Predicted 3D model of a 343-nucleotide part of an RNA (large-subunit ribosomal RNA, domain IV) from a Chloroflexota bacterium. It matches the Rfam family "Bacterial large subunit ribosomal RNA". The coordinates come from a structure-prediction model, not an experiment, and the mean pLDDT is 91.
Context: one part of a larger RNA
RNA sequence: GCGUGGCUAAGGAACUCGGCAAAAUGUCCCCGUAACUUCGGGAGAAGGGGAGCCCUUGGUGGUGAUCGGCCUCGCGCCGUGAGCUGCCGGGGGCCGCAGAGAAAAGGCCCAACCGACUGUUUACUAAAAACACAGGUCUCUGCUAAAGCGCAAGCUGACGUAUAGGGGCUGACGCCUGCCCGGUGCCGGAAGGUUAAGAGGAGGUGUGCAAGCGCUGAAUUGAAGCCCCGGUAAACGGCGGCCGUAACUAUAACGGUCCUAAGGUAGCGAAAUUCCUUGUCGGGUAAGUUCCGACCCGCACGAAUGGCGUAACGAGUUGGGCGCUGUCUCGGCCACGCACUCG
Numbered sequence: 001g002c003g004u005g006g007c008u009a010a011g012g013a014a015c016u017c018g019g020c021a022a023a024a025u026g027u028c029c030c031c032g033u034a035a036c037u038u039c040g041g042g043a044g045a046a047g048g049g050g051a052g053c054c055c056u057u058g059g060u061g062g063u064g065a066u067c068g069g070c071c072u073c074g075c076g077c078c079g080u081g082a083g084c085u086g087c088c089g090g091g092g093g094c095c096g097c098a099g100a101g102a103a104a105a106g107g108c109c110c111a112a113c114c115g116a117c118u119g120u121u122u123a124c125u126a127a128a129a130a131c132a133c134a135g136g137u138c139u140c141u142g143c144u145a146a147a148g149c150g151c152a153a154g155c156u157g158a159c160g161u162a163u164a165g166g167g168g169c170u171g172a173c174g175c176c177u178g179c180c181c182g183g184u185g186c187c188g189g190a191a192g193g194u195u196a197a198g199a200g201g202a203g204g205u206g207u208g209c210a211a212g213c214g215c216u217g218a219a220u221u222g223a224a225g226c227c228c229c230g231g232u233a234a235a236c237g238g239c240g241g242c243c244g245u246a247a248c249u250a251u252a253a254c255g256g257u258c259c260u261a262a263g264g265u266a267g268c269g270a271a272a273u274u275c276c277u278u279g280u281c282g283g284g285u286a287a288g289u290u291c292c293g294a295c296c297c298g299c300a301c302g303a304a305u306g307g308c309g310u311a312a313c314g315a316g317u318u319g320g321g322c323g324c325u326g327u328c329u330c331g332g333c334c335a336c337g338c339a340c341u342c343g
Stems, first nucleotide, its partner, number of pairs: 001338008010329002014327001019324001027051005036041001038172001052094012067079004071074001095099001107322007114314002119131002135170007147156003173309004178239003183236002185232005192227003198221002203216005240258005267301001268298001279295005
């Protein structure tokens, strides 16, 4: 010097990205417990008190010595209750610094965000707000089902049958989920347009003396698809601009105009989203780029790529507080191991 432990005056987070680490809490019994809540919970909330040993005493339970009584006499019945003992109390006393005397053995509270929850995950840097999840919804599938594996036979689905099975999205629960079908997709549409092979053969042409054998070939006829006509957004997706206007000012309920398929409803909002930005105001601090509550000029929230809430839950993230401490002021001492020096 390093590692691992132990102690530390006064202070007590001043440390630090951050209480990281450490300390503290810790068992059992009793008292007592708030907001909120889906009435289950939250709860071990929080916050308090008690705990050893000896003597004595009360209650209650187990066992049942001894003695007595009875008779249908037996391994009988009834009564008595000593001693020992389990549990629950009352009173008094004793010792130590300390009685859950060692070990094991929750720190707690407030607020916000995300995800409902228990679960699952990057075997070896990520455990999460990611995945899953019950629940919701759309869609396909009538059974040789749809879908999937395989060249096939065959198999799964399923020895199931639409309250079933496959696929997609969403993700408990509560309140809800607006407008747009112009584009793309999907579904429907016995018309019409276009459209291949095939059918059809007008006509042209080669060859041959010819019969013929070839080549070419217009009209007409000929599917799906595409065009076209509709539907459909919990399908992919999308959800405007400029100008003016009120008796201070400011603002604009109101008006005009252009464009669109339609111009963002409810709710939320400087947000896990806000660039300007440490926005502004309020709270908390002596002092707060974080945090909480508001405001709303939303650079660039928004409704199942769900919106907004939400008790409970979380080795999640963020801010605050109490307790507690060597994290720190700021160090010091000790033990063991190692390094190192000497031998």